The prediction has a mean pLDDT of 84. This is a predicted structure of a 249-nucleotide part of an RNA (large-subunit ribosomal RNA, domain VI) from a Minisyncoccia bacterium.

Context: one part of a larger RNA
RNA sequence: CGUGAGUAUUUGAGGAAAGUCGUCUCUAGUACGAGAGGACCGAGAUGAACGAACCUCUGGUGUACCGGCUUUGGUACCAACUGAAGCGCCGGGUAGCUAUGUUCGGACGGGAUAAGCGCUGAAAGCAUCUAAGCGCGAAGCCUCUUCCAAGAUUAGAUACUAUGGACUCCUAGAAGACUACUAGGUUGAUAGACUCUAAGUGUAAGACCGGCAACGGUUUUAGCUGAGGAGCACUAAUACGUCCAAUUA
Numbered sequence: 001c002g003u004g005a006g007u008a009u010u011u012g013a014g015g016a017a018a019g020u021c022g023u024c025u026c027u028a029g030u031a032c033g034a035g036a037g038g039a040c041c042g043a044g045a046u047g048a049a050c051g052a053a054c055c056u057c058u059g060g061u062g063u064a065c066c067g068g069c070u071u072u073g074g075u076a077c078c079a080a081c082u083g084a085a086g087c088g089c090c091g092g093g094u095a096g097c098u099a100u101g102u103u104c105g106g107a108c109g110g111g112a113u114a115a116g117c118g119c120u121g122a123a124a125g126c127a128u129c130u131a132a133g134c135g136c137g138a139a140g141c142c143u144c145u146u147c148c149a150a151g152a153u154u155a156g157a158u159a160c161u162a163u164g165g166a167c168u169c170c171u172a173g174a175a176g177a178c179u180a181c182u183a184g185g186u187u188g189a190u191a192g193a194c195u196c197u198a199a200g201u202g203u204a205a206g207a208c209c210g211g212c213a214a215c216g217g218u219u220u221u222a223g224c225u226g227a228g229g230a231g232c233a234c235u236a237a238u239a240c241g242u243c244c245a246a247u248u249a
Base pairs, nucleotide, nucleotide: 001151005161006160007159008158009157010156014148015147016146017145020048021047022046023045024044025043026042032037050105051104052103053102054101058099059098060097061096065092066091067090068089069088070085071084072083073082074081075080109143110142111141116136117135118134119133164244165243166242167241169185170184171183172182173181190236191235192234194231195230196229197228199225200224201223206219207218208217209216210215
């Protein structure tokens, strides 16, 4: 820009993905076979690799979370805290993101066929799957499953709306390069703060008691805490604008 109002829900021409393989058990030590051996068909179980989604579990990461340790500088000193040293080093770790973790998938059918196997059957009184006609038959083909999809210019369908609908701007996000999308903008829980809580770390500082001291104990399963969950208008989403359409005059 088109599809001539808008919004929502859709149909599916067409396209893409997927498509794999093993082992064991039963049938059955049956059919077959002198024996040795040992099935078709069918049913079930369990795996490998591959793929998708997810984070409950197992782990990883987690540089503005918690703790321990060292050197050195600072707050005059002790204690406490803090800067630098690859996050200084080390031990853990929420959310998120993740695989080696978890769950699921390949199915079952239908149609037309290939090689092949047949029925009926002449040419050619026989025979013949073929010449007319009919059937079976594959991980393959077309469907079936999942996803995209009306620029499918053949531009589809259905429902609703009739005067309001968008945008800018702002608060944000399991959305994101930007844009877009989504949740909100006081008739408000959108984000922050605060309170409670999950979870992490592991028992803070100060004081007191014991010990010559290092240190231990009590207060204290404390103190602190990023992204989790609730509650709560305290803060910020204020105010002013712009455009389009329609109607009436």